[in-house]
RNA sequence: UACUAACCAUAGCCGAAUCUGGUAUGUACUUACCAGUACGGGGGAUAUACUUUUGGGGUGAAUCUAGCUAACGCUAGUAGGGUCUGCCUUUCUUCCCGAACCCGACAACUAACCUCGGAGGCUAAUGACAACGAGAGA
Numbered sequence: 001u002a003c004u005a006a007c008c009a010u011a012g013c014c015g016a017a018u019c020u021g022g023u024a025u026g027u028a029c030u031u032a033c034c035a036g037u038a039c040g041g042g043g044g045a046u047a048u049a050c051u052u053u054u055g056g057g058g059u060g061a062a063u064c065u066a067g068c069u070a071a072c073g074c075u076a077g078u079a080g081g082g083u084c085u086g087c088c089u090u091u092c093u094u095c096c097c098g099a100a101c102c103c104g105a106c107a108a109c110u111a112a113c114c115u116c117g118g119a120g121g122c123u124a125a126u127g128a129c130a131a132c133g134a135g136a137g138a
Base pairs, nucleotide, nucleotide: 011123012122013121014120019036020035021034022033023032024031039117040116041115042114043113048108053105055106056103057102058101059100064077065076066075067074068073080097081096082095091128092127
């Protein structure tokens, strides 16, 4: 110097998904259950708007196009989204994602009101700089 692996994870990242109390055990931890909670989603009038087999709709960044395949699927792009380790914002750049699931004939918006979630997964890394000298101006 290069490559590989592990650790560094009590540090961080994606995401709404954090935190608190109680019960079960003699204590602690763990686990399970219960009740809340930061933070999120859906339904739902008037007025207004829209148009229903060409079905329609919801969460989500995850939509659309072209080609290949008998099909399952694959390839190349793309709307859109994430990423830079002191923090926020913006720009360029780098590296990635561009899924999946659900409702079941049915839902625009929507006050009151009703209702649901409050998980899971991942990580040792791209940078936009620093120092010194000279000149000009104040």
Predicted 3D model of a 138-nucleotide RNA (c-di-AMP riboswitch aptamer (ydaO/yuaA leader)) from a Bacillota bacterium. The source organism's lineage runs through Bacteria, Bacillati and Bacillota. The sequence is in RNAcentral, with records from Rfam. Model confidence (mean pLDDT): 76 of 100.